About this RNA:
Small-subunit ribosomal RNA, central domain from a metagenome, 348 nucleotides, folded computationally.
[in-house]
Context: one part of a larger RNA
């Protein structure tokens, strides 16, 4: 490279926006680049196929095929290019609608801790049992007042929102996307997307703040043969905020995105229509989402099954025996930690 693959065997990029490129709806006119047919030219010899020569072979002779070729003529279904039209794809408008989607400001109550004061006296705390620790300089308990930081019980869900990471007290301001109905408008404006750009948990880093609780490191007490642990008492970075960096995770549905098609059952969230009713439920239809179970089919099996891992099309990413190794070297990025790209010898 080909071919076959990528839920769990090696393999889906963490996620999105989007450039080049690739791919692209319905009808119609033109062109004839691709495409198809024919003709001519060229395609050394050998080789290959067929025939012949005492002819089995070597050998020799004759013929033919072989091409991303060139030129001409013709065809126009498909692709392409140029032009015209369409509305189903896509987008816009109008009317509704649900939501922990994002950003900012302000506010609230419960709890922990600390401080001050009152009451009050000998314990408290902790464990498997203890001890370290705290306490007669008055702890723990209880009551009152205050300070400060972080997180928001119940509602809460098998539920909702977001591209993913992720998002949960309340109010206000700014702001994004979706869904349903209406079909009024545009008229293929689409899909994917190498590079590129942005977002990206936790930990970590820089500067400045903040610091209640928790808690790497660290110290002590236990346990133990030892115990650089598990358990206990403390406790600093950190956890929080602002700005900047890092760019990785079992970043998982271990399942890339888009479109079409293919029996069903049931539950639930958001709409719309109908039926029914005094009204609300119930019931029926339909669109979008989230689950469970299952038909055909698929699968090595497990399982998947209209939210496909079924049947197809388009585009991207990735895999090619184990170890060496996600290492070395080099490049690029980073303040660093490191990240990214990514071998070979050797060995089984």
């Nucleotide at each position: 490279c080909u071919a076959g693959g990528u839920g769990u065997a090696a393999a889906g990029g963490g996620c999105a926006g989007g450039u080049a490129g690739g791919u692209g709806g319905u009808c119609u006119g033109g062109c004839a680049a691709g495409u198809u047919a024919c003709a001519a030219g060229u395609g050394a010899a050998a080789g290959c196929c067929c025939c012949a020569a005492c002819g089995a072979a070597a050998u020799u002779g004759g013929g033919g095929a072989u091409g991303u070729c060139u030129u001409g003529u013709a065809a126009u279904a498909c692709u392409g290019c140029c032009g015209g039209a369409c509305u189903u794809g896509a987008g816009u408008g109008u009317g509704g609608u649900a939501u922990g989607g994002g950003g900012g400001a302000c506010c609230a109550g419960a709890a922990u801790u600390c401080c001050a004061g009152g009451u009050g006296u000998a314990g408290c705390g902790g464990u498997g049992a203890a001890a370290u620790g705290c306490g007669u300089a008055g702890a723990g308990a209880u009551c009152u007042g205050g300070a400060g930081g972080a997180a928001u019980a119940c509602c809460g869900a098998u539920g909702g929102c977001u591209a993913a990471a992720g998002c949960g007290g309340g109010u206000c301001c700014c702001u994004g996307a979706g869904c349903c109905a209406u079909u009024a408008c545009u008229g293929a404006c689409a899909c994917u997307g190498a590079g590129c750009u942005g977002c990206g948990a936790a930990a970590g880093c820089g500067u400045g703040g903040g610091g209640a609780g928790c808690a790497a490191a660290c110290a002590g007490g236990a346990u133990u043969a030892g115990a650089u642990a598990c358990c206990c008492u403390g406790g600093u970075a950190g956890u929080c905020c602002a700005c900047g960096c890092u760019g990785u995770a079992a970043a998982c549905g271990a399942u890339g995105g888009a479109a079409a098609c293919u029996u069903g059952a049931u539950a639930u969230g958001g709409g719309a229509g109908g039926u029914a009713u005094c009204g609300a439920c119930c019931c029926c239809u339909u669109c979008c989402g989230u689950g469970u179970c299952g038909a055909a089919g698929c699968u090595a099996a497990c399982g998947c099954a209209u939210u496909a891992a079924g049947u197809u099309u388009c585009c991207c990413a990735c895999c090619u025996g184990g170890g060496g190794a996600g290492u070395a070297c080099g490049g690029c990025c980073g303040c660093a930690a490191g990240g990214u790209u990514g071998a070979a010898a050797c060995u089984c």